[in-house]
RNA sequence: UCCCCUGUAGCUCAGCAGGCAGAGCAACAGACUGUUAAUCUGUGGGUCGCUGGUUCAAGCCCAGCCGGGGGAG
Numbered sequence: 001u002c003c004c005c006u007g008u009a010g011c012u013c014a015g016c017a018g019g020c021a022g023a024g025c026a027a028c029a030g031a032c033u034g035u036u037a038a039u040c041u042g043u044g045g046g047u048c049g050c051u052g053g054u055u056c057a058a059g060c061c062c063a064g065c066c067g068g069g070g071g072a073g
Base pairs, nucleotide, nucleotide: 001072002071003070004069005068006067007066010025011024012023013022019056027043028042029041030040031039049065050064051063052062053061
C1' cells in the first nucleotide's frame, strides 16, 4: 500500500426482502425465605463508530474517514 471480516445497552451478541431497536448476563425494585443464596416477576439503560448521500422511511443500501481482527506484498 491492497483485500476480507468487524464496530448495536455496562458485557457477550441477535436484528440477512429497508418499515415500532431486541435477547442473555449484569444493575435496580418486588415476590418467595428465619437470613443470605437460588428461583420467579418487573423496571431503567441505546445519537446503532463518525460525517455525508439515496429513500416516504436506513442498524440495514452507497461514499469517505476512524477503531479492532485476519490475509497479501
The RNA shown here (transfer RNA) has 73 nucleotides and comes from a Treponemataceae bacterium. The RNAcentral record of the sequence draws on ENA. RNAcentral records the identical sequence in 3 taxa. It matches the Rfam family "tRNA". Rfam classes the family as a transfer RNA. Its mean pLDDT, the model's own confidence on a scale to 100, is 82.